[in-house]
RNA sequence: AUUUGAAAAAGGCAGCUCCAUCGAAAGGUGGAUACGCAAAGUUCCAGGCCUACGGUGCGCGUCACUAGGGCGGCUGAACCGCUGAA
Numbered sequence: 001a002u003u004u005g006a007a008a009a010a011g012g013c014a015g016c017u018c019c020a021u022c023g024a025a026a027g028g029u030g031g032a033u034a035c036g037c038a039a040a041g042u043u044c045c046a047g048g049c050c051u052a053c054g055g056u057g058c059g060c061g062u063c064a065c066u067a068g069g070g071c072g073g074c075u076g077a078a079c080c081g082c083u084g085a086a
Base pairs, nucleotide, nucleotide: 002086003085004084005083012037013036017032018031019030020029021028022027035073041079042078043077045076046075047074048071049070050069054066055065056064057063058061
C1' cells in the first nucleotide's frame, strides 16, 4: 500500500420513543435512551425517496403538479480513518 474481517483488543456512532427548541412541512439542533452500524465518518456530484411555504392549474378542494427545502441510518461515487489476518 492492497484485499478481507468484526472472531479479538482499544474505542466510536446512535435508531425508535420522550422532553425542549427551530421550521409551512419534510426534517434539523440539544438532552435522555440504544434498534442497530466495520465506515451509521464527511460531502447533495448522480440516482432514488420525503415535504409543498411559495408558484401554477382547475373540476375551487381535507384537490393536482412543482424544489428553490430536506433525507449521508436509501444506494452509488469522492475524500478521510482505528485495528486483526493474508
Predicted 3D model of an 86-nucleotide RNA (c-di-GMP-I riboswitch aptamer) from Planococcus lenghuensis. Taxonomically the source falls in Planococcus (Bacteria, Bacillati, Bacillota, Caryophanales). RNAcentral holds the sequence, with entries from Rfam. Its mean pLDDT, the model's own confidence on a scale to 100, is 86. It matches the Rfam family "c-di-GMP-I riboswitch aptamer". Rfam describes the family as follows. GEMM was predicted in a large-scale screen for bacterial structured RNA regulatory elements.